Overview
A computed fold for a 538-nucleotide part of an RNA from an uncultured bacterium, annotated as small-subunit ribosomal RNA, 5' domain. The coordinates come from a structure-prediction model, not an experiment, and the mean pLDDT is 82. It matches the Rfam family "Bacterial small subunit ribosomal RNA".

Context: one part of a larger RNA
RNA sequence: AAUGAACGCUGGCGGCAUGCUUAACACAUGCAAGUCGAACGAGAAAGCUUUCUUCGGGAAGUGAUUAGAGUGGCGAACGGGUGAGUAACACGUAGGUAAUCUGUCCCCGAAAUCGGGAUAACAUGGCGAAAGCGAUGCUAAUACCGAAUAAAGUUUUUGAUAUUGAGGUAUAAAAAAUGAAAGGCAGCUUUAUGGCAGUCGAUCGGGGUUGAGCUUGCGUCCCAUUAGCUUGUUGGCAGGGUAAAGGCCUACCAAGGCGACGAUGGGUAGCUGGUCUGAGAGGAUGAUCAGCCACACUGGAACUGAAACACGGUCCAGACUCCUACGGGAGGCAGCAGUGAGGAAUUUUGCGCAAUGGGGGAAACCCUGACGCAGCAAUGCCGCGUGAGUGAAGAAGGCCUUCGGGUCGUAAAGCUCUGUCAGAAGGGAAGAACGAUUAAGGAAUAAAUAGUUUCUUGAAGUGACGGUACCUUCAGAGGAAGCACCGGCUAACUCCGUGCCAGCAGCCGCGGUAAUACGGAGGGUGCAAGCGUUAUUC
Numbered sequence: 001a002a003u004g005a006a007c008g009c010u011g012g013c014g015g016c017a018u019g020c021u022u023a024a025c026a027c028a029u030g031c032a033a034g035u036c037g038a039a040c041g042a043g044a045a046a047g048c049u050u051u052c053u054u055c056g057g058g059a060a061g062u063g064a065u066u067a068g069a070g071u072g073g074c075g076a077a078c079g080g081g082u083g084a085g086u087a088a089c090a091c092g093u094a095g096g097u098a099a100u101c102u103g104u105c106c107c108c109g110a111a112a113u114c115g116g117g118a119u120a121a122c123a124u125g126g127c128g129a130a131a132g133c134g135a136u137g138c139u140a141a142u143a144c145c146g147a148a149u150a151a152a153g154u155u156u157u158u159g160a161u162a163u164u165g166a167g168g169u170a171u172a173a174a175a176a177a178u179g180a181a182a183g184g185c186a187g188c189u190u191u192a193u194g195g196c197a198g199u200c201g202a203u204c205g206g207g208g209u210u211g212a213g214c215u216u217g218c219g220u221c222c223c224a225u226u227a228g229c230u231u232g233u234u235g236g237c238a239g240g241g242u243a244a245a246g247g248c249c250u251a252c253c254a255a256g257g258c259g260a261c262g263a264u265g266g267g268u269a270g271c272u273g274g275u276c277u278g279a280g281a282g283g284a285u286g287a288u289c290a291g292c293c294a295c296a297c298u299g300g301a302a303c304u305g306a307a308a309c310a311c312g313g314u315c316c317a318g319a320c321u322c323c324u325a326c327g328g329g330a331g332g333c334a335g336c337a338g339u340g341a342g343g344a345a346u347u348u349u350g351c352g353c354a355a356u357g358g359g360g361g362a363a364a365c366c367c368u369g370a371c372g373c374a375g376c377a378a379u380g381c382c383g384c385g386u387g388a389g390u391g392a393a394g395a396a397g398g399c400c401u402u403c404g405g406g407u408c409g410u411a412a413a414g415c416u417c418u419g420u421c422a423g424a425a426g427g428g429a430a431g432a433a434c435g436a437u438u439a440a441g442g443a444a445u446a447a448a449u450a451g452u453u454u455c456u457u458g459a460a461g462u463g464a465c466g467g468u469a470c471c472u473u474c475a476g477a478g479g480a481a482g483c484a485c486c487g488g489c490u491a492a493c494u495c496c497g498u499g500c501c502a503g504c505a506g507c508c509g510c511g512g513u514a515a516u517a518c519g520g521a522g523g524g525u526g527c528a529a530g531c532g533u534u535a536u537u538c
Stems, first nucleotide, its partner, number of pairs: 001537003005534005012384006018377002020342001025340003029337003034074003039071002047062006081295003091219007100212002105208006113147004122137003126133002156175003160171004183200003187196003221267003228258003233255004238250003270292004274285004297318005320331004348374001350373003356370001357368004387417004397408004421479001423474005431465001437459009482527005487508003493522005503510002
């Protein structure tokens, strides 16, 4: 000098930050990932209205472009948390990929033809305590399947040209395999099983963007009281597997490979930008913020998908907790709050999607404990205040005294003022821009003054924070100072008590009858809403 600090005493206000460093211990409860009816079939109820009535009720309409559920699409691999593991191509940096993939997005080209069979929802009946399960029957699609079409694409074969640092890359030619949603929406036309143009979506190929995989050089803690380690081990050939090179895996062959320039083993640890310190070189560290990695009760595995071997998905095993009709089931806060435990120690079971961002949707909009805010904590940094001027050779009182006086001390009182903060009253923001609607005008498409898309201008409207910040007025010095130290280091001294006791202490040391070192008082010094102590780093 510093800290994610804690403890003791004390504590007025505001702004901005930060807040389980320990048990990756166990978790009650609520929320944290949904959305699309412009992909699809089906479709309630309450209430209200009308009507019938045997007064019990029935029927129709509305509610309803509904709710809730189902099929399907996209998302759920992002965002958020934690640091257990990991000494490693994990990370950092500089490269390679001539060994690779890339949904959504952008650009270009091509193409969009004809068919089929199911299934959930639903209905019926059944088993089960439940979780749930299976049976029969019906139905739709942008769900699923078949066929056709096919170069620019892929594979194989053949030869040619150009180029490169290498097996290669690029260009053109000949034979076999490969796709589609025929869809949705609103518009015009007209005789319609349609036609036209628009928009959204879907298919194939090429290019781009973005993201990712793999790989290489160098760097990256301690122990030699760890000296030898290794059999898929090291290399080759062939095959398998992967998006992709490769012992990644398998069979065969060879006997290699690493190591005192520290292998192997053990311990410790997420890495970095940074942070703290220091004149620097260094040393220590890796909270918050940002990048990467790893993990999601423990261990293992795959499925789906462009991407996971997937925190709030599946399966198996284990430990633990809960339900049970004992046959069997359910669960995973290292998401946000919150609880118990551990600990010296770390917050609210808050408000809102108004902004920024994300997912879905054509859009309105919905969802979003990301995020924006508020609450708690002097935990830190910064700012402000607790009044200002005047006022005596100097009140009272305290303390000391050589008894003369000195000191607290212009300090107080008194007089004259000011009005920060807190208090009360009144006014009162910026953060809001969009989007959608509507009005006017222009442009594109088109046969069109339909529609659709787009641009400009205007209108109305949208704020959790919050009646907050801020401004004005009112009253009134009123409500707002402590903590540590005073032997030397080290700024600051006397008296009383105690008497090697009680005690102090960072080091030297102090205390055994005048203690500036213990305890108290007066005075002083330092810092100040803080001050000390402890711990840790330089």